[in-house]
Context: one part of a larger RNA
RNA sequence: UUGGGCGUAAAGGGUCUGCAGGUGGAACUGAAAGUCUGCUGUUAAAGAGUUUGGCUUAACCAAAUAAAAGCGGUGGAAACUACAGAACUAGAGUGUGGUAGGGGCAAAAGGAAUUCCUGGUGUAGCGGUGAAAUGCGUAGAUAUCAGGAAGAACACCGGUGGCGAAAGCGUUUUGCUAGACCAUAACUGACACUGAGGGACGAAAGCUAGGGGAGCGAAUGGGAUUAGAUACCCCAGUAGUCCUAGCCGUAACGAUGGAUACUAGGCGUGGCUUGUAUCGACCCGAGCCGUGCCGGAGCUAACGCGUUAAGUAUCCCGCCUGGGGAGUACGCACGCAAGUGUGAAACUC
Numbered sequence: 001u002u003g004g005g006c007g008u009a010a011a012g013g014g015u016c017u018g019c020a021g022g023u024g025g026a027a028c029u030g031a032a033a034g035u036c037u038g039c040u041g042u043u044a045a046a047g048a049g050u051u052u053g054g055c056u057u058a059a060c061c062a063a064a065u066a067a068a069a070g071c072g073g074u075g076g077a078a079a080c081u082a083c084a085g086a087a088c089u090a091g092a093g094u095g096u097g098g099u100a101g102g103g104g105c106a107a108a109a110g111g112a113a114u115u116c117c118u119g120g121u122g123u124a125g126c127g128g129u130g131a132a133a134u135g136c137g138u139a140g141a142u143a144u145c146a147g148g149a150a151g152a153a154c155a156c157c158g159g160u161g162g163c164g165a166a167a168g169c170g171u172u173u174u175g176c177u178a179g180a181c182c183a184u185a186a187c188u189g190a191c192a193c194u195g196a197g198g199g200a201c202g203a204a205a206g207c208u209a210g211g212g213g214a215g216c217g218a219a220u221g222g223g224a225u226u227a228g229a230u231a232c233c234c235c236a237g238u239a240g241u242c243c244u245a246g247c248c249g250u251a252a253c254g255a256u257g258g259a260u261a262c263u264a265g266g267c268g269u270g271g272c273u274u275g276u277a278u279c280g281a282c283c284c285g286a287g288c289c290g291u292g293c294c295g296g297a298g299c300u301a302a303c304g305c306g307u308u309a310a311g312u313a314u315c316c317c318g319c320c321u322g323g324g325g326a327g328u329a330c331g332c333a334c335g336c337a338a339g340u341g342u343g344a345a346a347c348u349c
Stems, first nucleotide, its partner, number of pairs: 003321004007303002012317001014201004021194003025088001028085003033081002035077009049065006091191001092188003095184005103177007110154001114150008125136002162169002206247006215241002220236004257316006265294011298305002322349003331342004
């Protein structure tokens, strides 16, 4: 707990959906809750303010007086907010016609490579390293040819290219399915934005059960190196990596929450529409949506950001408040566990 902040100093929730809540387009009418205003009641005295007076002055004392502001009553105003009614189309959504895409799920298919198996040829080495050795090989290896099997990943295309909310997604075909963009302006008529809690998704590793196991490879064994070498290098190699069903819920980066509006340009690139032109397509130009680079104003402590803002504004959410102790202890919740979420203090500098 105000304020000031959150790209890099502490600080944007991993992402979406969404109840409550907060906020909300343009115009009309009504009523008057908030709002503004008149009158009135009250807010004791003392005190404080102003003026005047009394003690020689002051402090002190006395008298008079004003005012804010709150609450109640009553009368008005109707711009704004809320409310009620009727109506609008610029926000939002639907329809219609197109387009691009590794978006998701399932099934089927394919070739290169690797390893293994069988057979042929063939003979003494192969492999590995800085150099070696362990290892493999005369029981015929490496090499090479033919055939077969298995699992995993999909070269080139491939691109600061595409799609997706994020995590992520890349051989081909088919089926099912979700979203986006462009054009149109037919329909609804504010249906919107955000979103505490809640829900869903969420890499890798890990866990449970059942499969699978080519290559790679924590652990482990061996060989080297070294003073040592629980490593780096080499030879092997289990879990795992793969599939199915379930769990876990972390990293999650643009270190930049979401929405809307406004504010110079230049150069690329992806998608769509369109103009001139053309037989037509390019070329050249315009519009919208995305994705990049540079840069002006402005911002920034600087670096830099700069219409994809970190500029100018509004709305909503999350978060920060010196370092360590500590993402620890305790409690609670979740989990099979691993642990995750929430999350201190003493003490110390």

This is a predicted structure of a 349-nucleotide part of an RNA (small-subunit ribosomal RNA, central domain) from uncultured Cylindrospermopsis sp.
Its mean pLDDT, the model's own confidence on a scale to 100, is 86.
The full RNA is in RNAcentral, with records from ENA, Greengenes and SILVA.
NCBI's taxonomy places the organism under Bacteria, Bacillati, Cyanobacteriota, Aphanizomenonaceae, Cylindrospermopsis.